[in-house]
Description: Predicted 3D model of a 171-nucleotide RNA (FMN riboswitch aptamer (RFN element)) from an Actinomycetota bacterium.
RNA sequence: CCGUCUCUUUGGGGCAGGGUGAGAACCCCGACCGGCGGUGACAGUCCGCGACCCCCAGGCACAAGAAGAAGCCUGGGGCCGACUCGGUGAAAUUCCGAGGCCGACGGUAAGUCUGGAGCUAACGCUCACAGCGUUCGCUCACAGAACGAGUCCGGAUGGUAAAAGAGGCAG
Numbered sequence: 001c002c003g004u005c006u007c008u009u010u011g012g013g014g015c016a017g018g019g020u021g022a023g024a025a026c027c028c029c030g031a032c033c034g035g036c037g038g039u040g041a042c043a044g045u046c047c048g049c050g051a052c053c054c055c056c057a058g059g060c061a062c063a064a065g066a067a068g069a070a071g072c073c074u075g076g077g078g079c080c081g082a083c084u085c086g087g088u089g090a091a092a093u094u095c096c097g098a099g100g101c102c103g104a105c106g107g108u109a110a111g112u113c114u115g116g117a118g119c120u121a122a123c124g125c126u127c128a129c130a131g132c133g134u135u136c137g138c139u140c141a142c143a144g145a146a147c148g149a150g151u152c153c154g155g156a157u158g159g160u161a162a163a164a165g166a167g168g169c170a171g
Stems, first nucleotide, its partner, number of pairs: 001171001003169008017029003031151002033103002035049004044101002053078008083099005105154003112145004116140004121135005
């Protein structure tokens, strides 16, 4: 120096301010954020990986045995977002300038729809200003439904791509 094994540590950021409203980091204006490796030069947006979600197989345990669902572990598979123009240069979808775009799953407010309650008006029934009915409109911090956040809450004091270091062995 290289290979390999074991262990240790590390390993994701972000709604300021304003509008509406009883109430909003969820609506509206606006603000802010960017994991890991690679790539002729620095990347959320190129290539690949990881996280989330789904499926399959094997194992564990619940339990003495059999079957089976949720759970945990291991392996495999699926799914998996988004960029252009100009400039510099030997080289940049990576830098500089400008303008864009994207962001797992579950939860929840507003808004929407349906129902309910209340109110006004018109019309009808009526002798009638009462009462009842129909229709348009309005109101409600009433109930239900689907939808509903990159930044809030939760799984997660988790896991992981990977990075750094220590030691063993072999060359």
NCBI's taxonomy places the organism under Bacteria, Bacillati, Actinomycetota. Of the family's consensus pairs, 100% are formed in the model. The sequence was found by an Rfam model in a public genome assembly.